[in-house]
Formats: sequence, structure tokens, C1' cells
RNA sequence: GGAGUCGGCCAGGCGAGUCGCGGGUGUCCUGCCUCACGGUGGGAUGCGCGAGGAAAGUCCGGGCUCCACAGGACAAGGCGCCAGGUAACCCCUGGGGGGCGUGAGCCCACGGAAAGUGCAGCAGAGAGUAGACCGCCUGCGUGUCCCUCGGGACGCGUCGGUAAGGGUGAAAGGGUGCGGUAAGAGCGCACCGCACGCGUGGUAACACGGCGUGGCUAGGUAAACCCCGCCUGGAGCAAGGCCAAAUAGGAAUCCCAUGGUGUGGUCCGCACCGGAUUCGGGUAGGCCGCUAAAGGCCUGCGGUGACGCAGGCCGUAGAUGAAUGACCGCCCCCGUGGUCCUCGCGGAUCACGGUGACAGAACCCGGCUUAUCGGCCGACUCCAUGU
Repeated sequence: GGAGUCGGCCAGGCGAGUCGCGGGUGUCCUGCCUCACGGUGGGAUGCGCGAGGAAAGUCCGGGCUCCACAGGACAAGGCGCCAGGUAACCCCUGGGGGGCGUGAGCCCACGGAAAGUGCAGCAGAGAGUAGACCGCCUGCGUGUCCCUCGGGACGCGUCGGUAAGGGUGAAAGGGUGCGGUAAGAGCGCACCGCACGCGUGGUAACACGGCGUGGCUAGGUAAACCCCGCCUGGAGCAAGGCCAAAUAGGAAUCCCAUGGUGUGGUCCGCACCGGAUUCGGGUAGGCCGCUAAAGGCCUGCGGUGACGCAGGCCGUAGAUGAAUGACCGCCCCCGUGGUCCUCGCGGAUCACGGUGACAGAACCCGGCUUAUCGGCCGACUCCAUGU
């Protein structure tokens, strides 16, 4: 100098700029209720605060609230190497194993395929209690040639043997070598591999160029059924609680009762029925829940680390058709064009434009995943070169 890996951080800046919006709070004026204390509204004005690292997806885990609940089993769903962290987790940390990368590092649903069932395209003779297409080999029959007449060589056909070699395939039922054999074959042996048992180290997963046993059986697939182990009650702030109009309906008490209204000329008859007070349910509406949070920052101690403990400091949005916005100036950044410098990469300057990354709280936290312009800091790796 170039190429990369991991971790942390920022998320355009400035202006005692202008106009607004939502909460909080102070002062002043004022309406209503009340004897009063006090309560509840309106207006003006000052001060202070006002989105995120993901507020997102709603995928996990919890707090909180209501409902349900003797206990056990089944079903359903989720998870699955080991140890630890945590309120909890499918999260995080450390470790083990496997894979990728020269490396820093990155990735892994990583229990069981010797309980059972299922599945596997094409090619291939054969694909899971294997398989004879070519090849190799013994025998038998037959043809040609040679011959020292015992036989031998080559070819064809055929009954068999054979998993060494070829060929198919992602995969062909351990590998290499020696022996063995008609040819072959764990058929035998040595080494390597594999399985099992023991030992040693480790909390454990697991490791071992430690020992022994077994010729080797056990192919792949469980985010296929399944088996084993562990976990899980349901709904969610529109949870839930409180206050409570108008109208309609309900209940109780009191009042009017041979009453009122309609039909009808009138009576009989027939049909319908009030007033007041209080109470309770409940709608509109309002209030609480609501933001102090397993909270953040700093320091010290313990721990490899996730994290824990102690002390100090801070006080940080709470809307409900839902505020957090718009504009101006300067700077920064990006794009386009011009001019100048430069061999070039590029740099300087001027003008114009910019939708200036992704995106926006809605009960609250811990995670995961996804989106993201541009930049800053730290640690580390590889390559090249110089000293």
C1' cells in the first nucleotide's frame, strides 16, 4: 500500500431563527357548583419535554390482567451435543463434534436408522435377507492347427464357479499388500479403518499413536411416520377496574282511584291507561390501568465470558382518528454541468438540483429475524514492498 474478518458507536450539524401540534408545569383573567373549605371548566402567557436502532415482522420468552384449575393419563404443539447465565426463552456465553476458508474467522434442528413402517427419478445385470452385462476360470461337447501320440494351443457352444478387473450410478455391502485358489473371495495373515468392552484424562459433551475382543455384522433418509427425553391451561390493555347523562325498559314505595281517554246523541258495553320519589343494570362520554422500566449511565469487586454483587448519579413521549410538523439562512453530504491544476488516478472552485438511508411509538420488557445512505473508532488476518 492492497484485500479482508470481528466488535462497538453515530444516524446530517448550527441558529438565544419564524409559525404551529401533543403532554407537563408556573402566573394572570374568568365561567359553573358549594354557606364555606373546596371541586370542575375556558382563555392569555412564560418555562421545560416530545420516536427508533430497528419504534417494523408479531416469530419466541416473560411481567401484568381476567377466566379456568384435586390428582393422573391420553391427545396436540414445541424443543433436542455438554456445562453455565437469566424472570424466562426456540435467546446468550464458554466448551465438544462436524463442515467451509491459506488465515483472522464463519456455518450447523447436532437425540435415536442393531424397535417397526415407508421412500429413493434416470442410468444400470444388480439399490438393500444384493447382483453375473462384459471379463476371468474348471468341466462337457465340437472345429482347426501342432505333436516326442501322453497331450497341448486357439476358437465356438453349453452346465456351473467367481465380486479381483471393466462398465452404470450421488451411492455397488471396508481399504492396501502378501499368502491362497481352477479363477476368485476376510478364505487366512499384517497394517489401516469399523464395532464392542475396559482403562486413562475431563463436572460433562467428548478425546486417546492406551489395552483387549470380534472378520466386519449395522448403507441413506426422522424440518417422513415413528421411538425416547424435556416443556407447555386459555385469552389478551378492545386485558381489566371505577364514575356515569339523555331516551327506552325494569324494581320498590307513595298518590289518584267505582278515575281518565277513545267509540257513541246518551246509558250499558267494549278497548286502552296514569303521576311523583327512590334504587339497580347498562349505552354515549369520562377517569384509572399508562409508563419508574427484570430502567439507564459511571466506578469498584467476582467471573475466561454471558452475567452477578455493592456504591454513586440521572429522572427520559404518553397520543386515542391518534401530536412529534412546515418554512428560512449558513455549513456538510450526494448528483449533474462548466472552469482551472495534473501524464493519469484525482484535486480545487462556481452554478443548478436533491424525494438527504431504512423507517415512525400505542401496556411494558428480554431476544430473534428482516430493512438500512453515509461515516467514525478499536482489535485481528492474508498478500506485496521498504528499512